[in-house]
RNA sequence: GGGCUCGUAGUCUAGCGGCUAUGAUGUCGCCUUCACACGGCGAAGGUCCUCGGUUCGAUUCCGAGCGGGCCCA
Numbered sequence: 001g002g003g004c005u006c007g008u009a010g011u012c013u014a015g016c017g018g019c020u021a022u023g024a025u026g027u028c029g030c031c032u033u034c035a036c037a038c039g040g041c042g043a044a045g046g047u048c049c050u051c052g053g054u055u056c057g058a059u060u061c062c063g064a065g066c067g068g069g070c071c072c073a
Stems, first nucleotide, its partner, number of pairs: 001072007010025003018056001027043005049065005
C1' cells in the first nucleotide's frame, strides 16, 4: 500500500428499513436470613464509532473517515 471483517449500556451480546433498541452479567434498592451466600421482585445505566448520502422513515442500505482483528505484498 491492497483485500476481508468487526464497532450497539461497565463487560459480552441479539436485532429480515417502521411499536418504548434485546438478553445475559455486573451495579443499586427491596424481600428472604440471626448474618452472609443462593434465590425472588424491581430500578438505573445507550449521542447504536464519526460525518455525509438514499428514503416518508436508518442501529440496519450506500460513500468517506477513525479504531480493532485477520490475510496478501
This is a predicted structure of a 73-nucleotide RNA (transfer RNA) from a Candidatus Woesearchaeota archaeon. It matches the Rfam family "tRNA". The family's RNA type in Rfam is transfer RNA. Rfam's curators write: Transfer RNA (tRNA) molecules are approximately 80 nucleotides in length. The source organism's lineage runs through Archaea, Nanobdellati and Candidatus Woesearchaeota. The sequence is in RNAcentral, with records from ENA. The coordinates come from a structure-prediction model, not an experiment, and the mean pLDDT is 81.